[in-house]
The part of an RNA shown here (large-subunit ribosomal RNA, domain VI) has 269 nucleotides and comes from a Puniceicoccales bacterium. The organism belongs to Puniceicoccales, within Bacteria. Its mean pLDDT, the model's own confidence on a scale to 100, is 87.
Context: one part of a larger RNA
RNA sequence: CGUUGGAAAUUUGAGGGGUUCAUUUCCUAGUACGAGAGGACCGGAAAUGACGAACCGCUGGUAUUCCAGUUAUUGCGUCAGCAGUAGUGCUGGGUAGCUAAGUUCGGACGAGAUAAGCGCUGAAAGCAUCUAAGCGCCAAGCUCUUCCCAAGAUAAGAUUUCCUUGAGGACUUGAUCCUCGAAAGAGUCCUGAUAGACCAUCAGGUUGAUAGGUCGCAUGUGUAAGCGCCGCAAGGUGUUGAGCUAAGCGAUACUAAUGACUCGAAAAU
Numbered sequence: 001c002g003u004u005g006g007a008a009a010u011u012u013g014a015g016g017g018g019u020u021c022a023u024u025u026c027c028u029a030g031u032a033c034g035a036g037a038g039g040a041c042c043g044g045a046a047a048u049g050a051c052g053a054a055c056c057g058c059u060g061g062u063a064u065u066c067c068a069g070u071u072a073u074u075g076c077g078u079c080a081g082c083a084g085u086a087g088u089g090c091u092g093g094g095u096a097g098c099u100a101a102g103u104u105c106g107g108a109c110g111a112g113a114u115a116a117g118c119g120c121u122g123a124a125a126g127c128a129u130c131u132a133a134g135c136g137c138c139a140a141g142c143u144c145u146u147c148c149c150a151a152g153a154u155a156a157g158a159u160u161u162c163c164u165u166g167a168g169g170a171c172u173u174g175a176u177c178c179u180c181g182a183a184a185g186a187g188u189c190c191u192g193a194u195a196g197a198c199c200a201u202c203a204g205g206u207u208g209a210u211a212g213g214u215c216g217c218a219u220g221u222g223u224a225a226g227c228g229c230c231g232c233a234a235g236g237u238g239u240u241g242a243g244c245u246a247a248g249c250g251a252u253a254c255u256a257a258u259g260a261c262u263c264g265a266a267a268a269u
Base pairs, nucleotide, nucleotide: 001152005163006162007161008160009159010158011157015149016148017147018146021049022048023047024046025045026044027043033038051106052105053104054103055102059100060099061098062097066093067092068091069090070089071086072085073084074083075082076081110144111143112142117137118136119135120134166180167179168178169177170176171174185263186262187261188260189205190204191203192202193201210256211255212254213252214251215250216249217248220244221243226239227238228237229236230235
C1' cells in the first nucleotide's frame, strides 16, 4: 500500500514444511522340521540404541553482581577493623538464569489408490491364458491420518462484537473539491520482561503491583563486628546457626509510570 466504511477479537485451511530409523530379549516353543546337531514362519509382549522436541522438580556444569578462607603489598595516624592492586590475586562453596551428561515425550494405529508380484472369471483363438470387458490381494514407497507455519490464498475467505450515518461552503454537478468538529479504536510518551541486535512482541501506566526501594520469606555461605571470660602468646570460648545474602517468592504506592498530544468516518457502479 492492497484486501471497497473504520476497528477489536476468534478462526477456516488453499498451499508449504517437519517426522518417516534400527536392534535385543522373552512367550508361542525346544513346538513344526530334522537321524542328530540344530532350530523356525505366523502372532504377542518387554526393553535398548541412535536421532529429534520440550523442560530444569532431580543429578550435575556455569554463575568476574552472593558468602567465607588466605598470601604479598599500599592506604585509612596507630591497635583492631576495613578498602585498593596482584588474571575475579588465589582457594572452598553457591541463588536466579542458561544448560547436558539430567528428566519427560515422539516415530503410532489405521484408511485409500498403486509398483513389481500373486490370483478369480474369461474370450479373441471350441483348447489354453491374471486381461482384451469385468473382479480381488499386495510395499519402509504415493495420498491421507500425526506435528508446525499459513488469507499478499491479489480468487486477498469466515464468525462475533464495537463505532458513525454530521454541520457549512465552492464549482466544472462528480465515487468532485474545501473548511469545521469528531466515534470505536490505535499510536506518541513513560515503567518494564515470559520478548529482544534495531524494530517488533508481551506485561503495565494511579480505577496501578510495571520496575526500583522497603518489609517478610526462601536460598547460599557457615558461628560477623563489638564486648566479656580463659591463655605469656598464637589462639580458644560465650553472646551466636551468628552476620551478610545477586538475578528468586510474597506483601506494601515510599519513588518513577504526570499533565497531555497525534492519528483515526461520512459508506453503492